A computed fold for a 72-nucleotide RNA from a Puniceicoccales bacterium, annotated as transfer RNA. The prediction has a mean pLDDT of 80. The organism belongs to Puniceicoccales, within Bacteria.
RNA sequence: GGCGCGGUAGCCAAGUGGUAAGGCAGAGGUCUGCAAAACCUUUAUUCGCCGGUUCGAUUCCGGCCCGCGCCU
Repeated sequence: GGCGCGGUAGCCAAGUGGUAAGGCAGAGGUCUGCAAAACCUUUAUUCGCCGGUUCGAUUCCGGCCCGCGCCU
């Protein structure tokens, strides 16, 4: 340099055009003599960045940045 895959919450991760699921962690609460466990509630206004298409973009298109792999 070329090709492919990926970038979504503190971490993991689903979502493939119509206002983003779930788990872990954290915070608050119920329970308990105190805890643990369990249960309930809560946490994404730049979905890497900039443009484009569209009534509407995490999703489609172009460019760029970062990570991984392959080729040279």